[in-house]
RNA sequence: GUGGCCGUAGCUCAAUGGUAGAGCACUGGAUUGUGGCUCCAGCGGUUGGCGGUUCGAGCCCGCUCGGUCACCCCA
Numbered sequence: 001g002u003g004g005c006c007g008u009a010g011c012u013c014a015a016u017g018g019u020a021g022a023g024c025a026c027u028g029g030a031u032u033g034u035g036g037c038u039c040c041a042g043c044g045g046u047u048g049g050c051g052g053u054u055c056g057a058g059c060c061c062g063c064u065c066g067g068u069c070a071c072c073c074c075a
Stems, first nucleotide, its partner, number of pairs: 001071007010024004018055001026042005048064005
């Protein structure tokens, strides 16, 4: 350089083009002699960025950034 794949909550991951969610973590509470476990509630998002298509985009299209894999060239 060329091509493929990945990017969503602090972490690991979901979500047929139709309300962005789960588990863990975190915070508060219940329980307990204390803690843990368990239970209840809460907090947490520019869906990497920009633009486009659409009544409607995490999802489709273009460009771009980052990560990763393969290949090519040079040395």
This is a predicted structure of a 75-nucleotide RNA (transfer RNA) from a Chloroflexota bacterium. Its Rfam family is "tRNA". Gene Ontology term of the family: triplet codon-amino acid adaptor activity. By type it is a transfer RNA. The prediction has a mean pLDDT of 81. The organism belongs to Chloroflexota, within Bacteria.